[in-house]
Molecule: SAM riboswitch aptamer (S box leader)
Organism: Planctomycetota bacterium
Parts: sequence; structure tokens; C1' cells
RNA sequence: GCAGCAUUCAGACGAGUGGAGGGACAGGCCCUUUGAAGCUCGGCCAACCGGUCAAUAAGGCACGGUGGCAAUACCCCCGGGAGACCGGAAUGAUGCGGU
Repeated sequence: GCAGCAUUCAGACGAGUGGAGGGACAGGCCCUUUGAAGCUCGGCCAACCGGUCAAUAAGGCACGGUGGCAAUACCCCCGGGAGACCGGAAUGAUGCGGU
């Protein structure tokens, strides 16, 4: 990189550094000098894989490996609906094993 499977409306932020962007992509909308991205340290959330407790269960723990910590994955596309909203898809993301 490619294909597969699972999940994707829950949850969780401070400091230092930095100095204008960020929210994947067009558009919208939003966040941001009351300090964006990135980097560092610490904290926290979750529980996919490993580990461990349990009875090889249900389930727990959070020790190791990932991941995450504005807004549903911010909205978007298709169908239904006056609307609120409901159902579905595409794409993306994360994990696991495979190639």
C1' cells in the first nucleotide's frame, strides 16, 4: 500500500514552547491573538490487542501495546417528513488479524 472484520450520537485537559492557523477533502458553519497548528512534560478517557483476577463464563483491573481528550466523524450525499427528526450510503478514522 491492498483487501477483510469490528467500532464510530458515550467519555476525557492543564502547563511549557510556539506565533497563525485549525476542524481529512469543496461548500457551509464553527474554533482561534482571552493564543491556531506543531513539539515537550504531566494528567485524564476508553478498553481494541496482550497481561491479569474470575470458573476457560458473565464481568472486573488498567500493568504492557495502540487510540483518543470542542461541536454526532460539526453539517454535507440518498430516501421519507412541513419541520423537529427517522432510515440508509459514500468517504474518512481507530483497532485486530491477514497479504